[in-house]
Predicted 3D model of a 508-nucleotide part of an RNA (large-subunit ribosomal RNA, domain I) from a Gammaproteobacteria bacterium.
The full RNA is in RNAcentral, with records from ENA.
Context: one part of a larger RNA
RNA sequence: CGCACAUGGUGGAUGCCUAGGCGGUAGGAGGCGAUGAAGGACGUAGUAGUCUGCGAUAAGCCUCGGCGAGCUGACAAACUAGCUUUGACCCGGGGAUUUCCGAAUGGGGCAACCCAACCACUUCGGUGGUUAUCGCGUACUGAAUACAUAGGUACGUGAGGCGAACGAGGGGAACUGAAACAUCUAAGUACCCUUAGGAAGAGAAAUCAACCGAGAUUCCCUGAGUAGCGGCGAGCGAACGGGGAACAGCCCAGUUACCAUCAAGCUGUGAAGUCUAGUAAAACGGUCUGGAAAGGCCGGCCAUAGAAGGUGAUAGCCCUGUAUGCGAAAGGUGGAUCAGUGGAGUAACAAAGAGUAGGACGGAGCACGUGAAACUUUGUCUGAACAUGGGGGGACCAUCCUCCAAGGCUAAAUACUACCUACCGACCGAUAGUGAACUAGUACCGUGAGGGAAAGGUGAAAAGGACCCCGGAGAGGGGAGUGAAAUAGAACCUGAAACCGUGUGCGU
Numbered sequence: 001c002g003c004a005c006a007u008g009g010u011g012g013a014u015g016c017c018u019a020g021g022c023g024g025u026a027g028g029a030g031g032c033g034a035u036g037a038a039g040g041a042c043g044u045a046g047u048a049g050u051c052u053g054c055g056a057u058a059a060g061c062c063u064c065g066g067c068g069a070g071c072u073g074a075c076a077a078a079c080u081a082g083c084u085u086u087g088a089c090c091c092g093g094g095g096a097u098u099u100c101c102g103a104a105u106g107g108g109g110c111a112a113c114c115c116a117a118c119c120a121c122u123u124c125g126g127u128g129g130u131u132a133u134c135g136c137g138u139a140c141u142g143a144a145u146a147c148a149u150a151g152g153u154a155c156g157u158g159a160g161g162c163g164a165a166c167g168a169g170g171g172g173a174a175c176u177g178a179a180a181c182a183u184c185u186a187a188g189u190a191c192c193c194u195u196a197g198g199a200a201g202a203g204a205a206a207u208c209a210a211c212c213g214a215g216a217u218u219c220c221c222u223g224a225g226u227a228g229c230g231g232c233g234a235g236c237g238a239a240c241g242g243g244g245a246a247c248a249g250c251c252c253a254g255u256u257a258c259c260a261u262c263a264a265g266c267u268g269u270g271a272a273g274u275c276u277a278g279u280a281a282a283a284c285g286g287u288c289u290g291g292a293a294a295g296g297c298c299g300g301c302c303a304u305a306g307a308a309g310g311u312g313a314u315a316g317c318c319c320u321g322u323a324u325g326c327g328a329a330a331g332g333u334g335g336a337u338c339a340g341u342g343g344a345g346u347a348a349c350a351a352a353g354a355g356u357a358g359g360a361c362g363g364a365g366c367a368c369g370u371g372a373a374a375c376u377u378u379g380u381c382u383g384a385a386c387a388u389g390g391g392g393g394g395a396c397c398a399u400c401c402u403c404c405a406a407g408g409c410u411a412a413a414u415a416c417u418a419c420c421u422a423c424c425g426a427c428c429g430a431u432a433g434u435g436a437a438c439u440a441g442u443a444c445c446g447u448g449a450g451g452g453a454a455a456g457g458u459g460a461a462a463a464g465g466a467c468c469c470c471g472g473a474g475a476g477g478g479g480a481g482u483g484a485a486a487u488a489g490a491a492c493c494u495g496a497a498a499c500c501g502u503g504u505g506c507g508u
Base pairs, nucleotide, nucleotide: 001507002506003505004504005503006502007501008500009499015493016457017456020428021427022425023424024423025422026421027420028419029417030416031162032161039101040100041099042055043054044053046079049075050074051073061095062094063093064092065091066090070083071082072081106115107114108113116131117130118129119128120127121126133159134158135157136156137155138154139153140152141151166197167195168194169193170192171191177184181231207214208213218245219244220243221242222241228236229235249409250408251407252353254349255348256347257346258345265341266340267339268338273333274332275331276330278326279325280324284299285298286297287296288295300317301316302306308320309319310318358382359381360380361379362378363377364376365375368394389404390403391402392401393400444451445450464492467479468478469477470476
């Protein structure tokens, strides 16, 4: 040095586990904000730090309920000082307080800071309040300029900012594909702006259809990758009709007559139910193994409860629960009922939306790229008719059919989930699953926008190793002790491999 066996170190794979994630289902909620939000800074406990809570009344104050014996949040023990059956702690409803920054709003400002004016009170230290801008309304005042108007002042009222997706509107790419590229595509996508609601938008035919008829809108399936569009390339891509979900219709541009206090709507009232704490809740013993029984054996019991979790191994009957039943002072939701207001309905006649419809030019939207291109829309220029009328039926014309534009409102079926509650998973199980199971958007990096980790497991219980010895008052170890186990000793479950040793044998 090699080989074999044995035994260690290092290392942290694997197995098992889950405190965290991921994806769904059902129901709720769908907003918060000048009564100062979201988000922060700084404080706040007897004791330093971080998290949580809270705000100079500062891990809290008041009150109303629930619960019923312990409590003073976590890391994180101990000490100290206290509270509590005159009901603490904890849980839920309501209220009070709520520094400073932040739309931030008295002015300023390098956010969490600086500096004011006025009014009221004052123990003369100070305390409380008001003072941004814009819109609208009202009042007063009031120029050039007579009336007026602009402007000014005051009061009242609203807005502002934030928030995950979903909606509507205004703008609007490129990479890419076309195997290059320009029309085209990607795509009206990404992105930017404005703005709304719990949904939004659309919506009661100047619609379709085809000579038969249908009867607002929205969404789904089909029709159908069809008809078409298309450097007829790449690609784009309907509608009619049929089947479903859900259904709801109305008002204004007016007179008269009839009817007669009866509709919807609005304003109040606010029942049942339900949400925000809870409560009652059945039924098991012996023995064996073992550190421990829930396991084996023997014999029982409950079940509208054999969901689940925990307990020293695998528990229907030990604990928490579960089926089932019950429960709210207060607040929310819910809307029954009742009251008020309101003026409905029928008939006749009348009326029935103009710089509009249409046209020309240039665009855009329609599946439709100018095409034979209807239809919708409109930047410029034009420009009708008036129901004896007008629009449409894919150039255009006639016939026929159908509807009535240029005013407005409208629930449901549909889209989404930051958030709350319950439940589910042939989803993950610590290099997985969120970036984050742990002080995680932390440490760290970057001037900044921004980027962005690693890191889980002693044991049933700390019983976390008193005491002795070596040693530097070490580190570490050896005894002793605990424990079922200490090769479970905190660098702690299991403990693979690479890598490094030790012992024995053999070989060289």
The coordinates come from a structure-prediction model, not an experiment, and the mean pLDDT is 86. Rfam family: Bacterial large subunit ribosomal RNA. Rfam links the family to the GO terms ribosome and structural constituent of ribosome.